[in-house]
Molecule: transfer RNA
Organism: Candidatus Iainarchaeum sp.
RNA sequence: GGGCUUGUAGAUCAACGGUAGAUCGCUGCCUUCGCAAGGCAGAGGCUGGGGGUUCGAAUCCCCCCAAGUCCA
Numbered sequence: 001g002g003g004c005u006u007g008u009a010g011a012u013c014a015a016c017g018g019u020a021g022a023u024c025g026c027u028g029c030c031u032u033c034g035c036a037a038g039g040c041a042g043a044g045g046c047u048g049g050g051g052g053u054u055c056g057a058a059u060c061c062c063c064c065c066a067a068g069u070c071c072a
Stems, first nucleotide, its partner, number of pairs: 001071007010024004018055001026042005048064005
């Protein structure tokens, strides 16, 4: 320098172009003499950045950034 893969909640990961979810973690409540386990509820995301296409973009296209991997 070039090819490919990846980037979404605190963590690990989902999500046909049509309301961004799950599990764990966190907070509160119930249960207990207390703790753990269990049950219920809740908070937490400008989907790596910028632009484009579209009625509508996490998703499609372009550029950039970062990580991984392969080639030179």